[in-house]
Molecule: FMN riboswitch aptamer (RFN element)
Organism: Cellulomonas soli
RNA sequence: CACGUGCUCCGGGGUCGGUGCAAUUCCGAGCCGGCGGUGACAGUCCGCGACCCGCACGGUCCGCAAGGGCCGGGCGGUUGACCUGGUGGAACUCCAGGACCGACGGUGAAAGUCCGGAUGGGAGGCGUACGUG
Repeated sequence: CACGUGCUCCGGGGUCGGUGCAAUUCCGAGCCGGCGGUGACAGUCCGCGACCCGCACGGUCCGCAAGGGCCGGGCGGUUGACCUGGUGGAACUCCAGGACCGACGGUGAAAGUCCGGAUGGGAGGCGUACGUG
C1' cells in the first nucleotide's frame, strides 16, 4: 500500500404571495438535489440505495387442522427526468442559455417542499483492530 473479516462513528435538502369557509396540496413566483463510478466537478450518463411488489427460507406467535400474523436476512421484479452553444487533449459532469424530474400513507382541497412510518432502514464514507499478500 492492497485485499478480507470484525467493530465504532457518520450517513437527505427545500416557502412566500393570491383565491377560497377550508390549500406550505390549487394558481403565480420561488426553493431543494442521497451514495459509488466517469478522460474534469453530474438530481437528468452508468450503476446503487430509500418506497412498493413477488418468491423460497429461518425465527416466533395464533390455530385441532387448513391456514394466518409479526420479525429477519437472501434472491428477483418495479422505480422519474436534457438539450443547444462555448472552452478543452478529454465534459449529456465545467461555463452560457433554455428545459425537465421527484416513492408510499395522511389531509377540511389535489403535496419533491407540510405531517407520518422514521429516535427506522440505507447505498456508502472516515477511522480502528486482527489476518493475508